[in-house]
RNA sequence: CACAGAGUAGGCGUGCGCGCGUAAAGUGUCCGGUGGACGGGGAGUUGCCAGCGGAACGAAGAGCGAUCGCGGUGCGCACGCCGCAUCCCGCUGCU
Numbered sequence: 001c002a003c004a005g006a007g008u009a010g011g012c013g014u015g016c017g018c019g020c021g022u023a024a025a026g027u028g029u030c031c032g033g034u035g036g037a038c039g040g041g042g043a044g045u046u047g048c049c050a051g052c053g054g055a056a057c058g059a060a061g062a063g064c065g066a067u068c069g070c071g072g073u074g075c076g077c078a079c080g081c082c083g084c085a086u087c088c089c090g091c092u093g094c095u
């Protein structure tokens, strides 16, 4: 110098466990504030996440019971996949 690679927040999938709802919350969509995070360092939004307010839409229950279902349901753990928006520098391997 060239080439290749690793690692973040976060997202998705599968499995297990514990819950919530099924008297409809949650999830998802749209709008508006607020806050936060974004590879090891710096910068950083029109992207990401959280929460708040609003709007439209919307469901699978069954059983005497144990319980079985259902929900683009919440949390935790494990595994797998994707992944620094972008710019500069750095790290590892190799020539």
Stems, first nucleotide, its partner, number of pairs: 003093003010082010020071003029055004034050003040089004061068002